[in-house]
Context: one part of a larger RNA
RNA sequence: ACGGUGGAUGCCUUGGCAGUUUGAGCCGAAGAAGGACGUAGUAGGCAGCGAUAUUCGACGGGGAGGAGUCUACAUCCUUAUGAUCCGUCGGUUUCCGAAUGGAGUAAUCCUUCCAUCAGUAAUGAUGGGAAUCCCGAGUUUUUAACGAGGGAGGGGAACCUGGGGAAUUGAAACAUCUUAGUACCCAGAGGAAAAGAGACAAAUAUGUAUUCCGUCAGUAGCGGCGAGCGAAAGCGGAGGAGCCCAAACCCUGAUUUAUUGGGGUGUUGUAGGACCCACAUAAUAAGCAUAGUAGAUAGUAGUAGAACAGCUCGGAAUAGCUGGCCAUAGAGAGUGAAAGCCUCGUAUAUGAAACUUGAAACUAGCUUUAGUGGGAUUCCUGAGUACCGCGGGACACGUGAAAUCCUGUGGGAAUCCGGCCCGGCCACGGGCCAAGGCUAAAUACUCAAACUGACCGAUAGUGAACAAGUACCGUGAGGGAAAGGUUAAAAGUACCCCUGUGAGGGGAGUGAAAUAGUACCUGAAACCGUUGGCUA
Numbered sequence: 001a002c003g004g005u006g007g008a009u010g011c012c013u014u015g016g017c018a019g020u021u022u023g024a025g026c027c028g029a030a031g032a033a034g035g036a037c038g039u040a041g042u043a044g045g046c047a048g049c050g051a052u053a054u055u056c057g058a059c060g061g062g063g064a065g066g067a068g069u070c071u072a073c074a075u076c077c078u079u080a081u082g083a084u085c086c087g088u089c090g091g092u093u094u095c096c097g098a099a100u101g102g103a104g105u106a107a108u109c110c111u112u113c114c115a116u117c118a119g120u121a122a123u124g125a126u127g128g129g130a131a132u133c134c135c136g137a138g139u140u141u142u143u144a145a146c147g148a149g150g151g152a153g154g155g156g157a158a159c160c161u162g163g164g165g166a167a168u169u170g171a172a173a174c175a176u177c178u179u180a181g182u183a184c185c186c187a188g189a190g191g192a193a194a195a196g197a198g199a200c201a202a203a204u205a206u207g208u209a210u211u212c213c214g215u216c217a218g219u220a221g222c223g224g225c226g227a228g229c230g231a232a233a234g235c236g237g238a239g240g241a242g243c244c245c246a247a248a249c250c251c252u253g254a255u256u257u258a259u260u261g262g263g264g265u266g267u268u269g270u271a272g273g274a275c276c277c278a279c280a281u282a283a284u285a286a287g288c289a290u291a292g293u294a295g296a297u298a299g300u301a302g303u304a305g306a307a308c309a310g311c312u313c314g315g316a317a318u319a320g321c322u323g324g325c326c327a328u329a330g331a332g333a334g335u336g337a338a339a340g341c342c343u344c345g346u347a348u349a350u351g352a353a354a355c356u357u358g359a360a361a362c363u364a365g366c367u368u369u370a371g372u373g374g375g376a377u378u379c380c381u382g383a384g385u386a387c388c389g390c391g392g393g394a395c396a397c398g399u400g401a402a403a404u405c406c407u408g409u410g411g412g413a414a415u416c417c418g419g420c421c422c423g424g425c426c427a428c429g430g431g432c433c434a435a436g437g438c439u440a441a442a443u444a445c446u447c448a449a450a451c452u453g454a455c456c457g458a459u460a461g462u463g464a465a466c467a468a469g470u471a472c473c474g475u476g477a478g479g480g481a482a483a484g485g486u487u488a489a490a491a492g493u494a495c496c497c498c499u500g501u502g503a504g505g506g507g508a509g510u511g512a513a514a515u516a517g518u519a520c521c522u523g524a525a526a527c528c529g530u531u532g533g534c535u536a
Stems, first nucleotide, its partner, number of pairs: 001530004010521001011485002015456002017453009026155002034096003037050003041073002044070003047054001056090006065077003101110003111130008132152004138146003159190001160188005170177001174224001198208001200207002211238005221229002242438003245382001249264007269416001271381004275375005285368004290364004298356003302350003308323005324341002326330001332344003387411008397423001418433005472479002492520001495507004
């Protein structure tokens, strides 16, 4: 230097990653999730489907090619009797699986009852029933039994609440502490969940349920005062919504006669309510988290959609040159190189038989708008509760001067002249009314669609761009790859020759190119050759 080997690099992207906006959010005994086995003319994988099996019906859309794909051949279907395809609603849906008649080594075996059919019968076929637990109309011989009918069971990526609850680690060892109420296990619920309408927070002024974000603030504090942990009020925003019981008293039902059911009333801290008196009051208005009517809007298929030619180089025009055009459309993608005007689209306009969504409005129901003043001090206002001792836990707060919240154990109040709190405790002052319950939104997560990226570009990005949770490994739980690129188009080399009727190659042919020949884009280096040169 030319080859071989090898597969770096460059370019590419079917696949990923992270988000934004809008919408949606459970499935299941009417048998789910997940599977096994089948299913096509030939049929192995994937995808689809279920003995009606690559599909069936109805209703819409659509309009010329189709019978999924790797992947052909054959045979068929289809133009107004409209295929394939797209959407909505239905049908069918073997066997296993909660699996539920019994059993079982899942996808198999076996039993019984009823009905129908076939058969003389034995028997067979088809359809239906037969698990457990809970509630339970009702029946009966009523401390019991039976029982129509109804419900549950299982699954789910993350998000949520509750019950349990580590260690590695950090502290440069380690025990309190930390990791962390994390991982993990269990139970339960929903499209969200939880929380939630002051026995609050504050501080001489006030705020006004809860939740979430920003700030407060790495502050105040906590801490073998080590490592570390770490608020809250307030302020600024998102959102905004408040209600119902128990009791006293009245009416009423039942019976076992001291209990219980129903209705009215009533629901709070400036104490309120019951009770007594007086006055006033109702047919208008407002509202609703309730139930209907209604059917705007939107979604699940779609439809219309402007405007370009010539010449040159070239395998090919989207390039260059020349002259035009459209634009509520110059987002983007594709097309033999780089296209507003070639194709699909885009701006804009428009559309639903069916299913879903469910605005305004209307109806019903319910609530509020009607309570005020006075009297009286008779009654009621959530009890094994508050609180206290001991032992723990939660609060940023490790027992601390330790308030506050929860409670295993032992004690154990008050009753409005009452009670709790204001970070030991007392006084004064202030705030509030526990021991009953409900409550949308703002918030979390995922999926779908559209869009975005100083995100990746095949050792990257998901483990997975390819038959990927596949091959393979493991008894099992489980572990878990590698592997992308011919060309514009297969035009994938007819025919001839060498050879083992090989492998491979030489001609010929295709192609712009074959040193693009399926071991296929580019084709680095290590490494192996051949030829020439230099040195010895």